This is a predicted structure of a 1372-nucleotide RNA (small-subunit ribosomal RNA) from an uncultured bacterium. It matches the Rfam family "Bacterial small subunit ribosomal RNA".
RNA sequence: GAGUUUGAUCCUGGCUCAGGAUGAACGCUGGCGGCGUGCGUAACACAUGCAAGUUGUACGACGGUGCCAUGAAGUGGAGACACGGAGUGGUAUACGGAGUAGCGGACGGGUGAGUAAAGCAUGAGGAGCUGUCCUGUCGAGGGGGAUAACGUUCGGAAACGGACCCUAAUACCCCAUAGUCCGAGAGGUUAAAGGCAGAGAUGCGCGACGGGAGGUACUCGUGUCCUAUCAGCUAGUUGGUGAGGUAACGGCUCACCAAGGCGACGACGGGUAGCCGGCCUGAGAGGGUGACCGGCCACACUGGAACUGAGAUACGGUCCAGACUCCUACGGGAGGCAGCAGUGGGGAAUAUUGGGCAAUGGGAGGAAUCCUGACCCAGCGACGCCGCGUGAGCGAAGACGGCCUUCGGGUUGUAAAGUUCUUUUAUGUGGGAAGAAGGAAGUGACGGUACCACAUGAAUAAGCCCCGGCUAACUACGUGCCAGCAGCCGCGGUAAUACGUAGGGGGCGAGCGUUGUCCGGAAUUACUGGGCGUAAAGGGCACGCAGGCUGUGCUUCAAGUCAGCUGUAAAAGGAUGCGGCUUAACCGUGUUAUGCAGUUGAGACUGAGGUGCUGGAGUACCGGAGAGGCAAGUGGAAUUCCCAGUGUAGCGGUGAAAUGCGUAGAUAUUGGGAAGAACAUCGGUGGCGAAGGCGACUUGCUGGACGGUAACUGACGCUGAGGUGCGAAAGCCAGGGUAGCGAACGGGAUUAGAUACCCCGGUAGUCCUGGCUGUAAACGAUGAAUGCUAGGUGUGCGAGCAGAGAUGUUGGUGUGCCGCAGUUAACGCGAUAAGCAAUCCGCCUGGGGAGUACGUACGCAAGUAUGAAACUCAAAGGAAUUGACGGGGACCCGCACAAGCGGUGGAGCAUGUGGUUUAAUUCGACGCAACGCGAGGAACCUUACCAGCGUUUGACAUCUUAGGAGUGAGAUAGAGAUAUUUCAGUGUCCCUUCGGGGAAACCUAAAGACAGGUGGUGCAUGGCUGUCGUCAGCUCGUGUCGUGAGAUGUUGGGUUAAGUCCCGCAACGAGCGCAACCCCUUUCGUAUGUUACCAUCAUUAAGUUGGGGACUCAUGCGAUACUGCCUACGAUGAGUAGGAGGAAGGUGGGGAUGACGUCAAGUCAUCAUGCCCCUUAUACGCUGGGCUACACACGUGCUACAAUGGGUAGAACAGAGAGUUGCAAAGCUGUGAAGUGGAGCUAAUCUCAGAAAACUAUUCUUAGUUCGGAUUGUACUCUGCAACUCGAGUACAUGAAGUUGGAAUCGCUAGUAAUCGCGAAUCAGCAAUGUCGCGGUGAAUACGUUCUCGGGUCUUGUACACACCGCCCGUC
Repeated sequence: GAGUUUGAUCCUGGCUCAGGAUGAACGCUGGCGGCGUGCGUAACACAUGCAAGUUGUACGACGGUGCCAUGAAGUGGAGACACGGAGUGGUAUACGGAGUAGCGGACGGGUGAGUAAAGCAUGAGGAGCUGUCCUGUCGAGGGGGAUAACGUUCGGAAACGGACCCUAAUACCCCAUAGUCCGAGAGGUUAAAGGCAGAGAUGCGCGACGGGAGGUACUCGUGUCCUAUCAGCUAGUUGGUGAGGUAACGGCUCACCAAGGCGACGACGGGUAGCCGGCCUGAGAGGGUGACCGGCCACACUGGAACUGAGAUACGGUCCAGACUCCUACGGGAGGCAGCAGUGGGGAAUAUUGGGCAAUGGGAGGAAUCCUGACCCAGCGACGCCGCGUGAGCGAAGACGGCCUUCGGGUUGUAAAGUUCUUUUAUGUGGGAAGAAGGAAGUGACGGUACCACAUGAAUAAGCCCCGGCUAACUACGUGCCAGCAGCCGCGGUAAUACGUAGGGGGCGAGCGUUGUCCGGAAUUACUGGGCGUAAAGGGCACGCAGGCUGUGCUUCAAGUCAGCUGUAAAAGGAUGCGGCUUAACCGUGUUAUGCAGUUGAGACUGAGGUGCUGGAGUACCGGAGAGGCAAGUGGAAUUCCCAGUGUAGCGGUGAAAUGCGUAGAUAUUGGGAAGAACAUCGGUGGCGAAGGCGACUUGCUGGACGGUAACUGACGCUGAGGUGCGAAAGCCAGGGUAGCGAACGGGAUUAGAUACCCCGGUAGUCCUGGCUGUAAACGAUGAAUGCUAGGUGUGCGAGCAGAGAUGUUGGUGUGCCGCAGUUAACGCGAUAAGCAAUCCGCCUGGGGAGUACGUACGCAAGUAUGAAACUCAAAGGAAUUGACGGGGACCCGCACAAGCGGUGGAGCAUGUGGUUUAAUUCGACGCAACGCGAGGAACCUUACCAGCGUUUGACAUCUUAGGAGUGAGAUAGAGAUAUUUCAGUGUCCCUUCGGGGAAACCUAAAGACAGGUGGUGCAUGGCUGUCGUCAGCUCGUGUCGUGAGAUGUUGGGUUAAGUCCCGCAACGAGCGCAACCCCUUUCGUAUGUUACCAUCAUUAAGUUGGGGACUCAUGCGAUACUGCCUACGAUGAGUAGGAGGAAGGUGGGGAUGACGUCAAGUCAUCAUGCCCCUUAUACGCUGGGCUACACACGUGCUACAAUGGGUAGAACAGAGAGUUGCAAAGCUGUGAAGUGGAGCUAAUCUCAGAAAACUAUUCUUAGUUCGGAUUGUACUCUGCAACUCGAGUACAUGAAGUUGGAAUCGCUAGUAAUCGCGAAUCAGCAAUGUCGCGGUGAAUACGUUCUCGGGUCUUGUACACACCGCCCGUC
């Protein structure tokens, strides 16, 4: 810096990521070189080899070897002699292994178990020692006795040991002498090797005492992890005297004496740990760490002990004990890899039983030299760092292949191929170092290595992780909350850039990822550098010891502080300059330090000492205010109880009741009495108190604050860990008291239940005295004290000034409100700070677990105080914003209620749905907003469903090939689709060489591309539609306000049907909606009059005809209505009320018109469409059936139940439509449906077409009827290929339920409801009582907005935002 809490915002806060590092490990991969590095676990156990020896110039002896002398046996020879060489002696020896002796084995090498201090780091100190080394002074005279080896012998398995005899020394001892040491002194004490080598010079040695260097021991200051849920520890403990001991100081040890010593600045105890230079990280301050390299310490199988020595309490020495392992003749012995290799074991995990002393260094030696697993090298491991390579240039037909695709192409990609070139590396051949010093020579493990030259040939060499955001990099397929991914947020439920694979891309690269650990980011423990009103966090309040902090003048000191100089701060490392390996890593060299200590100064500030001051603080005096505290006494009202009187049937209680009380006399009322508790009015964001808290009146005792005066003291102050005291209510103990109230408990109600809310009772308790408890939302959720920083306005208590007074004004101290600056995440705070400063105390560090567990302390108990962890989540939270919601509030509207009229719900029937049934009863629609809905018309068709029979390039589209004109009329089989077959027939257009060729449409056949799908997904979609809702809302630009989400505008005051208009206003404007513009209707004018009309004239049966253009009507074009006029109200506004005029009056009535959006609303079956699925079937054809089923339930309707009616008869008045596949008149036939008939009409002409209710007259007389018409029978009519399933209609007969409909519920505010008929679409016909239209007749009611439902605006609360059908708690 980023991600993650939210719808969004700001803040708080945790979690997570990007960086660096690593002695690492794991996965995949792996070419070379250089430099480093490699048991972190079992301080587990160890086979084998090596890791410390050396000196013959300290010594004696033995052996070997060389030389000299001698020379046995034996062999040869006749012999001489020769060969031979054992043995012996001498001598030499740079030989060997033991022994005595010296030096070294205390170094070097390993490990980190122990250790919180006998340690380490740093800086000092005095009471020390010191082999070898350097330097100086002095010395070495005289003697002596042993002993190992060896030899003899004995024991033992061995290891080893005993006895006796011999022998040497630089081994050991004595005497002498010096100096040293001790002592005041007298005096005492105490050395040596005159050796070894050399011809010698001389060298190496020996003893004593000084000095130095280096080493080592001891002491002191400071620093050095966690834990107080470890608070007290200590008997040689602390000190003294004396003695002992030590190299030396010292309780180091001992005797005696004293009673000290340590500790909140953390003793004692527990846990963990080697410490440091450094290393990692970080801007730094810090934090973490202590591998490699270097310093110190500790350890060496475990524990203990000393010896030797200059040095050890000794890794490869000794002794004892223990565990383990090994050997054994069972008697007894041996051993110690935390040296180098190596083995087993443990483990995620860590190498060779290598070479060499050439270099560096160490031991011994005079030296040569010997020893050296220290060391130098090599080997193994990508474990780390660094360097190099795996090729370079050109190369487009942008190849093939892969992947994607909108099918055009894109991408891989100059990548490959091809061509030109190079040779680092690897391989081969040849040459070939430095490292080697010292006077010369000689001396190389590494190593024929580095390096150089040449040769062949692109030849020998690339992977890993990632691609949703953080975080650079995207597509396809597979999968389908599966498989899986994941560091955090989170992906996956059929279109996954998040899983798996592929293509492509990104990153790093001989590596890349993962895991672990540390620092960082994290200002998330905050010294640098945080906080505490509401996010985690102020102790309930006070007093006060320690501690911290502390007014002002002068003066002294110099601890802090500041400055100069000095010492130290090892080397390595870091930083930096320069240099060496081809470069780098790596290495060399110079410079450089914050610390600590010493010393010399400075004197401001802090500190310490001294001396003053009065402002802080306190004292004194005067004054008034107050529910401040404690004790004693007093009072009235009310409640309850008791007694008595009056009085009678109820009282009481509740939403309504009941339990309860009452005829044994209640309640009510009057009088008298008793008891306890609390103190109305005054009373007030009034007073007092530290807080808790304090309220009738009087008296006594008593604390504090305030005002005034300025006499006194002279910093006496502030805060305050522990500590001490106070501390509401409830609770506990003991004793009283008890009127009312009242946990528990009993009863009555409420309720699904009601261990509650309501009612009737009622015990502890509430009250008093004494004691305990010690907690509260003990709150201003705000610690105490000090200073400073605008104002305004109330109120309590003092005081001053002015004024005659009323009153005004000034300042103090309390208590409230508003508010500037400032502050705050915001809300807010704002002199009573949450502002600006400084002081002290308390407290916080994600949520849950949990204020829980354990421990401890307190308490009679209840419990209180202190106070974790495991585990789990990615949040938990604060403030504010916009919505939504509320059985919150305010205002307003709507047939929303109310007021009315008529219905539904009951009956029969029609129709739709559910359910059931069925081979199928195709599918969709489901609260309002599905259910006479899609369907404006299912007998076949429709039709999508079922059964059966058939077809497979298909019923339909395009393309290819071949043939044929197309077409018309039959026959047979079959249920039909279909199959077989007969006859007729040769068209049209173009070209033509006249032979023929080609074309369009159509038919047949064949093959495949494809067709087809009312199959799925309305949660992949378009389009269309419903709904809130014809509700008045929804937004934008600029400006302004706010850190921001957002706000403002759009809120407010009026008004409207309306975000309609007016006024006001940090807003000013604008858009989509509202309104208007459009259509119908109502009035008028005007133009035109046929098929419409007919006043006047003529005519007829008839506007029939002539005629007319007046009227009606029709079709156009216009006009009219705008709160325009008047009055009143209103703000002189918008507008409202009334009136005039007018056909119409305040949007005249009706329609069309539906803002931003909501419901993953409806529709893949109108249509279109992505993806998926079927392809001899989920496609297509046909016949029959089904969609019309039927115990039942619901919705929507029709007809009724009758007299405001039914029947019969007479006789009026519409509008809007439709009609040539049609409407059909007159006439005739039939009771009728209808038939026949065919005039007229493509329609203001003709037809459908008689409107009905109403009206007039008559009948019926309250009945299951002359109401009602279901159901059923018979006979018919019509449509149609066909009325069985399954049509409508007619006539006659039949004559069911039903007598006004429970709970509940619907429509409607005027030409409306109600009621009456008429028409049309669809349609062969019709199940239409449906739907859409048309006119006729024609009401009632609205006080009003409390309530129901829905909606709008403002406001309020919210832990909701999938938004209350939310969220969420507990029980089971």

Record summary
Model confidence (mean pLDDT): 85 of 100.